[in-house]
Context: one part of a larger RNA
Molecule: small-subunit ribosomal RNA, 5' domain
Organism: uncultured bacterium
RNA sequence: GAACGAACGCUGGCGGCAGGCUUAACACAUGCAAGUCGAACGAUCCUUCGGGAUAGUGGCAGACGGGUGAGUAACGCGUGGGAACCUACCUAAUAGUACGGAAUAGCCUCGGGAAACUGGGAAUAAUACCGUAUACGCCCCCAAGUUGUGGUGAUUUGGGGGGAAAGAUUUAUCGCUAUUAGAUGGGCCCGCGUUAGAUUAGAUAGUUGGUGGGGUAAUGGCCUACCAAGUCUACGAUCUAUAGCUGGUCUGAGAGGAUGAUCAGCCACACUGGGACUGAGACACGGCCCAGACUCCUACGGGAGGCAGCAGUGGGGAAUAUUGGACAAUGGGCGCAAGCCUGAUCCAGCCAUGCCGCGUGAGUGAUGAAGGCCUUAGGGUUGUAAAGCUCUUUCGCUAGAGAAGAUAAUGACGGUAUCUAGUAAAGAAGCCCCGGCUAACUUCGUGCCAGCAGCCGCGGUAAUACGAAGGGGGCUAGCGUUGUUC
Numbered sequence: 001g002a003a004c005g006a007a008c009g010c011u012g013g014c015g016g017c018a019g020g021c022u023u024a025a026c027a028c029a030u031g032c033a034a035g036u037c038g039a040a041c042g043a044u045c046c047u048u049c050g051g052g053a054u055a056g057u058g059g060c061a062g063a064c065g066g067g068u069g070a071g072u073a074a075c076g077c078g079u080g081g082g083a084a085c086c087u088a089c090c091u092a093a094u095a096g097u098a099c100g101g102a103a104u105a106g107c108c109u110c111g112g113g114a115a116a117c118u119g120g121g122a123a124u125a126a127u128a129c130c131g132u133a134u135a136c137g138c139c140c141c142c143a144a145g146u147u148g149u150g151g152u153g154a155u156u157u158g159g160g161g162g163g164a165a166a167g168a169u170u171u172a173u174c175g176c177u178a179u180u181a182g183a184u185g186g187g188c189c190c191g192c193g194u195u196a197g198a199u200u201a202g203a204u205a206g207u208u209g210g211u212g213g214g215g216u217a218a219u220g221g222c223c224u225a226c227c228a229a230g231u232c233u234a235c236g237a238u239c240u241a242u243a244g245c246u247g248g249u250c251u252g253a254g255a256g257g258a259u260g261a262u263c264a265g266c267c268a269c270a271c272u273g274g275g276a277c278u279g280a281g282a283c284a285c286g287g288c289c290c291a292g293a294c295u296c297c298u299a300c301g302g303g304a305g306g307c308a309g310c311a312g313u314g315g316g317g318a319a320u321a322u323u324g325g326a327c328a329a330u331g332g333g334c335g336c337a338a339g340c341c342u343g344a345u346c347c348a349g350c351c352a353u354g355c356c357g358c359g360u361g362a363g364u365g366a367u368g369a370a371g372g373c374c375u376u377a378g379g380g381u382u383g384u385a386a387a388g389c390u391c392u393u394u395c396g397c398u399a400g401a402g403a404a405g406a407u408a409a410u411g412a413c414g415g416u417a418u419c420u421a422g423u424a425a426a427g428a429a430g431c432c433c434c435g436g437c438u439a440a441c442u443u444c445g446u447g448c449c450a451g452c453a454g455c456c457g458c459g460g461u462a463a464u465a466c467g468a469a470g471g472g473g474g475c476u477a478g479c480g481u482u483g484u485u486c
Base pairs, nucleotide, nucleotide: 001486002485003484004483006482007481008480009479010478013358014357015356016355017354018353019351020350021316026314027313028312030311031310032309035060036059037058040057041056043054044053045052046051067269068268069267076194077193078192079191080190081189082188085186086185090182091181092180093179094178095177096176097175098132099131100130101129108121109120110119111118112117138162139161140160141159142158143157144156145155146154147153167174168173169172195241196240197239202232203231204230207229208228209227210226211225212224213223214222244266245265246264247263248259249258250257251256271292272291273290274289275288294305295304296303297302322348324347325346326345330344331342332341333340334339361391362390363389364388371382372381373380374379395427396423397422398421399420400419401418405413430475431474432473433472434471435456436455437454441470442469443468444467445466451458452457
């Protein structure tokens, strides 16, 4: 000098754009943050007889979006490759959608319980569940052929075995099943790169490899039985400490150093630890089970909960905002649609936290007024500064008009931006410094005291260095101080 998610002191007019718990991954009152479909189903209620509403069964979505950075030194991330895989919804294509069956919730009834909830009985429906049929293509097995390699293979034909489906309505659409291809998304493997410590030198038994088997969507000690005794390591294994990684950001002429807030990509986590279920996808933040700590309810038998979602509270801290509005836009879920939901998002509120812009007036005005300060007492300076005169009205304030954003219709923002008229210089300047470094000097007070200070150093009676005043210098809605980085 530059920078900051800053804080503190003094001061503070307006606007635009951004940013706002860096600390306790501490504990959380309250509200909201994930629903939707009656064009899958049987019911119940209301009805203006058009229809509407509702719990339950069923479907899709709750694996996205949003938060946080605890853990992790790792194929976690970055980058470049790879083969043994899956992919709901979407797109394209081909073929099909036949015949039956048994239940069960809601409802009704009889109970249990303080509650959470729950037991027995009876009846019922489906795009819920089960069976049968068909299925060249799909999967498995066998045989024969073709072709290729160092080797594992690839492919064709035939035979055998196995496996589907669901209907709805407003009647030309939407579904359902099988297969193939695509798209998208994801799982896995490898090369290289990725902090410090040797006052950490040896580490390792599923450990390293093989064979058989199991498991997975898939490769693999991923798991298991047996066999072998390997594997990593001074090019730093193991251990310890620290840390999410990157695009980037800051600084610097660069090389480099520091850093990883906001925004974007990836990863990890969801009170702590463990586990699986469902599903195309989770070992699942607002799902389930078990254990633990904590909090709450209880009729003491037993139950309920998880803000590192948005607000908000307590606590911690130098320190960080509203228990706001709207789905109008963009996007997401469901739905044929109308639409519903959406603290994602878009907006508003608070904060000079930062960056940028604007204003606090302009011209004229010498008796160089008064006052202040200094003085050699003549004067000098504050100073065209003020007053006065002539103008202007950005911003502000008052009144009126009033968008775009979105169109077939729908505007939270918002009577906002903007425009017009009016108003009166009217409402708007501070902070730090003045010994040298370093731009800017005198007087008074104080007397090694009180104090200053980034370094050198000032102060013990003439202090340009302390305190005050006048004057001056610098920056300016900010200015200084502190902290951190280059």